[in-house]
Context: one part of a larger RNA
RNA sequence: CUGGGCGUAAAGGGUGCGCAGGUGGCUGAGAAAGUCGUUGAUGAAAUCCCGGGGCUUACCCCCGGAACUGUCUUCGAUACUUCUCAGCUUGAGGAUAGUCGAGGAGAACGGAAUUCCCGGUGGAGCGGUGAAAUGCGUAGAUAUCGGGAGGAACACCAGAGGCGAAGGCGGUUCUCUAGGCUGAUCCUGACACUGAGGUACGAAAGCUAGGGGAGCGAACGGGAUUAGAUACCCCGGUAGUCCUAGCUGUAAACGAUGGGCACUAGAUGUUUCCGCGUCUCAGCGGGAGUGUCGAAGUUAACGCGGUAAGUGCCCCGCCUGGGGAUUACGGUCGCAAGGCUGAAACUC
Numbered sequence: 001c002u003g004g005g006c007g008u009a010a011a012g013g014g015u016g017c018g019c020a021g022g023u024g025g026c027u028g029a030g031a032a033a034g035u036c037g038u039u040g041a042u043g044a045a046a047u048c049c050c051g052g053g054g055c056u057u058a059c060c061c062c063c064g065g066a067a068c069u070g071u072c073u074u075c076g077a078u079a080c081u082u083c084u085c086a087g088c089u090u091g092a093g094g095a096u097a098g099u100c101g102a103g104g105a106g107a108a109c110g111g112a113a114u115u116c117c118c119g120g121u122g123g124a125g126c127g128g129u130g131a132a133a134u135g136c137g138u139a140g141a142u143a144u145c146g147g148g149a150g151g152a153a154c155a156c157c158a159g160a161g162g163c164g165a166a167g168g169c170g171g172u173u174c175u176c177u178a179g180g181c182u183g184a185u186c187c188u189g190a191c192a193c194u195g196a197g198g199u200a201c202g203a204a205a206g207c208u209a210g211g212g213g214a215g216c217g218a219a220c221g222g223g224a225u226u227a228g229a230u231a232c233c234c235c236g237g238u239a240g241u242c243c244u245a246g247c248u249g250u251a252a253a254c255g256a257u258g259g260g261c262a263c264u265a266g267a268u269g270u271u272u273c274c275g276c277g278u279c280u281c282a283g284c285g286g287g288a289g290u291g292u293c294g295a296a297g298u299u300a301a302c303g304c305g306g307u308a309a310g311u312g313c314c315c316c317g318c319c320u321g322g323g324g325a326u327u328a329c330g331g332u333c334g335c336a337a338g339g340c341u342g343a344a345a346c347u348c
Stems, first nucleotide, its partner, number of pairs: 003320004007302002012316001014201004021194003025088007033081002035077003040072003049065006091191001092188004096183005103177007110154001115149007125136002162169002206247006215241002220236004258315006266293011297304002321348003330341004
């Protein structure tokens, strides 16, 4: 030294799929690599340890033993791991019948509202603010009625509700497509879990090319406020926001909580499926999800508590005092912006 951790103290990868690797259900037979016993060989001497002896003692030296935890080998053992063969069905998957939902992609359609344009009515203000002003308006605005254009977003329903791996998804209809759950049986027969690399997806902003542009609106201009006001407030307003194709690959990408399996008091909402029951209302029971409160337990505390942060096992990622440093250098990716990887001096 053989470690302790990761909700908030440093620490869960943004999320899936998956090669290698690690790990792996029940039964029987065989093998005997790991494992255990046994035999022999070797493991130089010195050193260490034990016993004895020699220097008057000690240090030191000498003799003997043990040890040298290792490697190879003989013969065995076969519970466990492993390997081979045979089988099983509870893990996993498939078939079948239902059912659920803003899951994804494409196309078409709809109404309300804002803005703009045309026409009618009308005639002096409108707008905006804490108060104003810039602004708009007798070239007829605001208001109001009719007609038209165009873009974007979908009130109510709407719920701590639903779906999705995450990002995320909300008007209606159609087409294509993915998934979950439940019921009853049937089929395959361990086909499983995790997953370094890899690969795919990945909000917003940003970039390239081409469209589009109603509203909003970085930058920018103006008006106010103020000591100043490169702001907060007001009037305008470009990029952008939207679409198509491609790039970027980051977020407080959060449950700040990786995935899987098993076990461990209850109570009460809600979504959905099934069974019993009923007046097809209620009620009772089973499953899957999603909330709240809590026993035990756990935690530094806050809290968590069958959706664990409890009790265990398997696999991956990550942390190791603060600053320097989401940095430098190098590598790699990117059109760029920049991303990923990632130190040290020095200092406290």
This is a predicted structure of a 348-nucleotide part of an RNA (small-subunit ribosomal RNA, central domain) from an uncultured organism.